The RNA shown here (transfer RNA) has 75 nucleotides and comes from an archaeon.
RNA sequence: GAUCCUGUAGCUCAGCCUGGCUAGAGCGCUGCUCUGAUAAGGCAGAGGUCCGCGGUUCAAAUCCGCGCAGGAUCA
Numbered sequence: 001g002a003u004c005c006u007g008u009a010g011c012u013c014a015g016c017c018u019g020g021c022u023a024g025a026g027c028g029c030u031g032c033u034c035u036g037a038u039a040a041g042g043c044a045g046a047g048g049u050c051c052g053c054g055g056u057u058c059a060a061a062u063c064c065g066c067g068c069a070g071g072a073u074c075a
């Protein structure tokens, strides 16, 4: 220098290919419940400008362009 992969909740990830509820799961966190007490269990809840900027579109996490960060391969 070229090509490709990854980036979404505190953590691990799904959703992206095929645009359509202005976004989900597990774990973790908070409150309540249960217990003599703790753990486990049950119920409820908080937490995201989906890496950034721009473009296309009625509509973008999803498509396109340029970047940023990490990784792989080739040179």
Stems, first nucleotide, its partner, number of pairs: 001074007010027004020058001029045005051067005
The sequence was found in a public genome assembly. The prediction has a mean pLDDT of 83. It matches the Rfam family "tRNA". From the family's description: Transfer RNA (tRNA) molecules are approximately 80 nucleotides in length. Rfam classes the family as a transfer RNA.